[in-house]
Source information:
Predicted 3D model of RNase P RNA and transfer RNA as a complex of 415 nucleotides.

RNA sequence: CUAGAUUGUUGGCUAGCCGCCGCGUGUUUACACGGGGAGGAAAGUCCGGGCAGCGUAGGGCAUGACAGUUGCUAACGGCAACCGAGGGAAACCUCAGGGAAAGUGCCACAGAAACAAGACCGCCUGUUUACAGGUAAGGGUGAAACGAGUGAGGUAAGAGCUCACAGCGCCUUACGGUGACGUAAGGAGAAGGUAAACCCUGUCUGCUGCAAGGAGAUACAUCGGCAAUAGGUGACCCGCCGCUGGUGUGUCGUAAGAUCCGCUUGAUCUUGUCGGCAACGGCAAGACUAGAUAGAUGGCUGGCAAAACAGAACCCGGCUUACAGAUGGUCUAGCGUA
RNA sequence: GGGGUAAUAGCUCAGCUGUUUAGAGCGCCGCCUUUGCAAGGCGGAGGUCCAGGGUUAGAGUCCCUGUUACUCCACCA
Numbered sequence: 001c002u003a004g005a006u007u008g009u010u011g012g013c014u015a016g017c018c019g020c021c022g023c024g025u026g027u028u029u030a031c032a033c034g035g036g037g038a039g040g041a042a043a044g045u046c047c048g049g050g051c052a053g054c055g056u057a058g059g060g061c062a063u064g065a066c067a068g069u070u071g072c073u074a075a076c077g078g079c080a081a082c083c084g085a086g087g088g089a090a091a092c093c094u095c096a097g098g099g100a101a102a103g104u105g106c107c108a109c110a111g112a113a114a115c116a117a118g119a120c121c122g123c124c125u126g127u128u129u130a131c132a133g134g135u136a137a138g139g140g141u142g143a144a145a146c147g148a149g150u151g152a153g154g155u156a157a158g159a160g161c162u163c164a165c166a167g168c169g170c171c172u173u174a175c176g177g178u179g180a181c182g183u184a185a186g187g188a189g190a191a192g193g194u195a196a197a198c199c200c201u202g203u204c205u206g207c208u209g210c211a212a213g214g215a216g217a218u219a220c221a222u223c224g225g226c227a228a229u230a231g232g233u234g235a236c237c238c239g240c241c242g243c244u245g246g247u248g249u250g251u252c253g254u255a256a257g258a259u260c261c262g263c264u265u266g267a268u269c270u271u272g273u274c275g276g277c278a279a280c281g282g283c284a285a286g287a288c289u290a291g292a293u294a295g296a297u298g299g300c301u302g303g304c305a306a307a308a309c310a311g312a313a314c315c316c317g318g319c320u321u322a323c324a325g326a327u328g329g330u331c332u333a334g335c336g337u338a
Numbered sequence: 339g340g341g342g343u344a345a346u347a348g349c350u351c352a353g354c355u356g357u358u359u360a361g362a363g364c365g366c367c368g369c370c371u372u373u374g375c376a377a378g379g380c381g382g383a384g385g386u387c388c389a390g391g392g393u394u395a396g397a398g399u400c401c402c403u404g405u406u407a408c409u410c411c412a413c414c415a
Base pairs, nucleotide, nucleotide: 001334002333003332004331005330006329007328008327009326010325012304013303014302015301016300017299018298020037021036023034024033025032026031039309043320044319046318047317048316049315050314051209052208053207054206058238059237060236064204065203066202067201068082069081070080071079072078083097084095085094086093087092098200099199103198104197105194106193107192115147120139121138122135123134124133125132126131149165150164151163152162153161168189170187171186172185173184174183175182176181213261214260215259216252217251218250219249220248221247222246223245224244231241232240233239253414268287269286270285271284272283273282274281275280339411340410341409342408343407344406345405348364349363350362351361357395366382367381368380369379370378388404389403390402391401392400
């Protein structure tokens, strides 16, 4: 330099004018001043958690989810490192990666046969063109063909039928590793595919989501219940709770019910340092960084050559999807120069 | 904001437990019937099964991601 692999960062800046939503202070209910005001995905709502209600959220079963190992974490279906399988010359990438040797189901068409029972063509023997017996090497069908390849022996023809070498998973032992697993030795052996089919094994799982939920008195009407065979606990069972409960229409009340709280200080962020391969964690110092409720975070003009996907609504941790342009690091291969 | 359901012919829908060529009704086209029309009879056309990827020998169907449409959930005591 070329080709490639991988991992980050940024996501418009600036000047002037006019606005919008919170906060603080001062005056006082409208202004002034000061300071703050979208994202890496705020998105999809696919997972996990906090929080809230169901009085408590306890056990069972069902349902659902997940699936190599070890760790990280509040938790996870996430992340990190490693193991195994596959791809690549390599850097590196991909894997829903437990069990098909517990059982059941399915394997269309074609084919003799689609999974344990059999044999279409062929080969061999008897023999008469046919038929009977043997065989499973070869052919044909199919995605897949009876399921250990090559060579030799063997045979009427053949076949793990026998032997040698190679391969396969299983069991045992030894060594290495926390472990998945790897290496070596020995032993017995022959098993089609499909679990993103039912199922089995292991682990987790109560339900509903901020439109959750909370913030007063009282009157009348109506419905239900009377000790359990009702009701509640959002499939169900057990257990538990257990007397007044539900619905409707008014009145008063209060700043307000078209309201207020929940609402943003949090598993938070920044820097330093220590531990760890890493994910991540400990300690110290510092910072406060949107909070609306028809929903603010904007508009116009000039300049920079041009400017992507996209707009918070309870909050976090991930995943997935969308994304113009700019830019950094590390690594692999080839070529060139010194 | 938060849940749920669906997408198959022009329209309304089937399609289970994956398999040969995805069907039904209405509509459309042609022929017959009629003086003509309707009705009726016979025949025919018409499908990227919402899009992309995966599992499988094989996907409308099973799994994942996305798109679109519909729908439900709040109002003191």
Rfam match: Bacterial RNase P class A. From the family's description: Ribonuclease P (RNase P) is a ubiquitous endoribonuclease, found in archaea, bacteria and eukarya as well as chloroplasts and mitochondria.